[in-house]
Context: one part of a larger RNA
Molecule: large-subunit ribosomal RNA, domain VI
Organism: marine sediment metagenome
RNA sequence: CGCCUGGAAAUUUGAGGGGGUCUCUCUCUAGUACGAGAGGACCGAGAGGGACAGACCAAUGGUGUGCCAGUUGUUCCGCCAGGGGCAUUGCUGGGUAGCCAAGUCUGGUUCGGAUAAGCGCUGAAAGCAUCUAAGUGCGAAGCCGGCCCCAAGAUGAGAUUUCCCAUCCUGUGAUUUAUUACAGGAGUAAGACCGCAAGUAGACCACUUGCUUGAUAGGCGGCAGGUGUAAGUGUGGCAACAUAUUUAGCUUAGCCGUACUAAUGGUCGAGGG
Repeated sequence: CGCCUGGAAAUUUGAGGGGGUCUCUCUCUAGUACGAGAGGACCGAGAGGGACAGACCAAUGGUGUGCCAGUUGUUCCGCCAGGGGCAUUGCUGGGUAGCCAAGUCUGGUUCGGAUAAGCGCUGAAAGCAUCUAAGUGCGAAGCCGGCCCCAAGAUGAGAUUUCCCAUCCUGUGAUUUAUUACAGGAGUAAGACCGCAAGUAGACCACUUGCUUGAUAGGCGGCAGGUGUAAGUGUGGCAACAUAUUUAGCUUAGCCGUACUAAUGGUCGAGGG
């Protein structure tokens, strides 16, 4: 921009396209059929595994560079004590959310249709025979569906539901002189976009939530989870240190709450061929 007739929002149909289609072992059937024996099934029923694919984070774990603790060297805060910086995050031990796999869950099945090789039925040409010439039945991990995903620019532009309404002005024409037709324009409605606060989203765009009629982010309060018992002071010890206060102190992304801070505002958008 289009949509064939107003303007919007949500939900969809599915032309068409893409993906997938895997495989092994064991048990039973059955030591049966078969076979002199050795050996040893089809068909069917069930169980488990591998690789691959998708999804997920309750558990098991990994990561977790502005979470907690321990610790070395050095430097700074005048000194002690207590801390900050730097040294790969200095090193080490743990670890929330999120992300992730080695972890968890799920998948290939079943089924329908038309067939290939092949196997048939009926059956002439050719009094027989013949699956084929007319006719007709089966028959593959393959083909077309079924399953999953995208999908109406499918210009053949689809469908359903819901929302907003039918304003005002100017010009021209017509007349019934206040209506109507056409053209142009203005504010709006539902709604949309920009902007702003953000993230379940993300390279950008897009998507999603919110914008005071508000929990969108930050702050604050409480909780969960993490670390592992802070500082100061008392007591004991010559001291290193121990111990009590103290399951303390601190605490990122999590949960619940709370308008304290920041979400100011602006522009478009119908009148029905």